[in-house]
């Protein structure tokens, strides 16, 4: 250089065109339980879905480019 895969809450992820102002687990915070901690219970906050375009009535989802990561190849 070329080819392929990936990018969604702090972390790991679900979602494959409309019921998604995006769900779950762990973590965090508050309260309860406890002498305290852990554990457990209840609740809360937390992602303009990497960036920029395009297609569409409608995009996290499809297409193109860019950026970053991983793998393959001479």
């Nucleotide at each position: 250089g070329c080819c392929g895969c990936c990018a969604u809450c702090g972390u790991c992820u679900a979602g494959u065109g409309g019921c998604c102002u995006a769900g779950g687990a762990c973590g965090u915070c508050a309260c309860g339980u406890u002498c305290u901690c852990a554990g457990c219970g209840u609740g809360a906050a937390g992602a303009u879905c990497g960036c920029g375009g395009g297609u569409u009535c409608g995009a996290c989802u499809c297409c193109c480019g860019c950026u970053g990561g991983c793998g393959g190849u001479a």